Predicted 3D model of a 167-nucleotide RNA (Lysine riboswitch aptamer) from uncultured Apilactobacillus sp.
NCBI's taxonomy places the organism under Bacteria, Bacillati, Bacillota, Bacilli, Apilactobacillus.
The sequence is in RNAcentral, with records from MGnify.
The coordinates come from a structure-prediction model, not an experiment, and the mean pLDDT is 82.
It matches the Rfam family "Lysine riboswitch aptamer". About the family: Riboswitches are metabolite binding domains within certain messenger RNAs that serve as precision sensors for their corresponding targets. Rfam links the family to the GO term lysine biosynthetic process.
The model forms 96% of the base pairs in the Rfam consensus.

RNA sequence: AGAAGAGGCGCAGCUAACAAGAGUAGCUAAUCUGAGCUGAUAAAGCAGUGAUGAAGAUUAGUGAAAGGGAAAGACUGCCGAAACAAGCAAUCACUUUAUGGAUUGUGCGUUGGGCUCUAGUUUAAUAGACUAGGGACUGUCGUGAUAAUUUAUCACGGAGUGCUUUU
Numbered sequence: 001a002g003a004a005g006a007g008g009c010g011c012a013g014c015u016a017a018c019a020a021g022a023g024u025a026g027c028u029a030a031u032c033u034g035a036g037c038u039g040a041u042a043a044a045g046c047a048g049u050g051a052u053g054a055a056g057a058u059u060a061g062u063g064a065a066a067g068g069g070a071a072a073g074a075c076u077g078c079c080g081a082a083a084c085a086a087g088c089a090a091u092c093a094c095u096u097u098a099u100g101g102a103u104u105g106u107g108c109g110u111u112g113g114g115c116u117c118u119a120g121u122u123u124a125a126u127a128g129a130c131u132a133g134g135g136a137c138u139g140u141c142g143u144g145a146u147a148a149u150u151u152a153u154c155a156c157g158g159a160g161u162g163c164u165u166u167u
Base pairs, nucleotide, nucleotide: 001167002166003165004164005163008079010078011077012076013075014073018069026062027061028060029059030058031057032056036049037048038047039046040099041098042097043096044095045094082111083110084109087106088105089104090103091102092101112138113137115135116134117133118132119131120130121129122128140158141157142156143155144154145153146152147151
């Protein structure tokens, strides 16, 4: 340097019952009110709309969807599997500027793994996900001790650019 492997509620993808979103947004009618409203937010512009009643509020009727989540699967690819990720680049929503958002690519750096608790972020959400810290558990290697000795148990510690086998 190459090849093959191990950890286990193992990782990711695909499909998807189902739950939630939500009796929400929207639409219709009535009443009150009375000049603004829409195009992510603000300013300027442009376009559309509004006293034949904008926006808002109340009552009644009707009533979604998207993003996201996810049981099960003898499905697919795998064991830095994968996840997060500062920064950078491009594109998008009428134009410009500023801020923020979405998508794609790249990726300093971090994480052995699943579970669980706390806090924060995200979200419609108490779900889920992510980040940080804690806890026991587990695999691996190292050091030390013990024993029935080539393995087992216990304690402590490290990290996957690691560990085992092999050429």